[in-house]
RNA sequence: GCUGCCCUAACUCAGUCGGUAGAGUACCUCCUUGGUAAGGAGGAAGUCGGCGGUUCGAGUCCGCUGGGCAGCU
Numbered sequence: 001g002c003u004g005c006c007c008u009a010a011c012u013c014a015g016u017c018g019g020u021a022g023a024g025u026a027c028c029u030c031c032u033u034g035g036u037a038a039g040g041a042g043g044a045a046g047u048c049g050g051c052g053g054u055u056c057g058a059g060u061c062c063g064c065u066g067g068g069c070a071g072c073u
Base pairs, nucleotide, nucleotide: 001072002071003070004069005068006067007066010025011024012023013022019056027043028042029041030040031039049065050064051063052062053061
C1' cells in the first nucleotide's frame, strides 16, 4: 500500500427482508432471612464508533472517516 471482518446498555453479545432496539451478568428498589448468600418480583440504563447520503422511514443500504483484528504485498 491492497483486501476482508468487528464496533449496539457498565461488561459479554443478539437484532431476519429497512418499520423506530433486546437478552444475560452487573446495578437500584422491594419480598424472603435473626443477619448474609442464594432465590423471587419490579425498575433504571444505549441519539447503535463519528460525519454525510439514499428513503416516507436506517442498527440494517451507500460513501468518507476513527479505533481494533486478520490476510496479502
Molecule: transfer RNA
Organism: Eubacteriales Family XIII. Incertae Sedis bacterium